Model confidence (mean pLDDT): 82 of 100. The RNA shown here (transfer RNA) has 74 nucleotides and comes from a Nanobdellati archaeon. The sequence is in RNAcentral, with records from ENA.
């Protein structure tokens, strides 16, 4: 240098192919339970979808360009 694979919530991660309100699990705050703590139950908040442009009524998603991180090949 070249090929692949990846980046979405605090943490792992689904949605992308085939555009149309971003979603779960675990955390996290409150409330309830309890003598108290854990569990439990109820209730909430949280995302510039790596970056920046560009197609479009509309981009996470579809087209370029770049950044990073892993893996292979030189």
């Nucleotide at each position: 240098g070249g090929c692949g694979a990846g980046g979405u919530a605090g943490u792992u991660u689904a949605g992308c192919c085939u555009g149309g309100u971003g979603g779960a699990a675990c955390g996290c705050u409150g409330c309830u339970c309890u003598c108290a703590u854990a569990a439990g139950g109820c209730a909430g908040a949280u995302g510039u979808c790596g970056c920046c442009g560009g197609u479009u009524c509309a981009a996470a998603u579809c087209c370029g360009g770049c950044c990073c991180u892993c893996g292979c090949c030189a």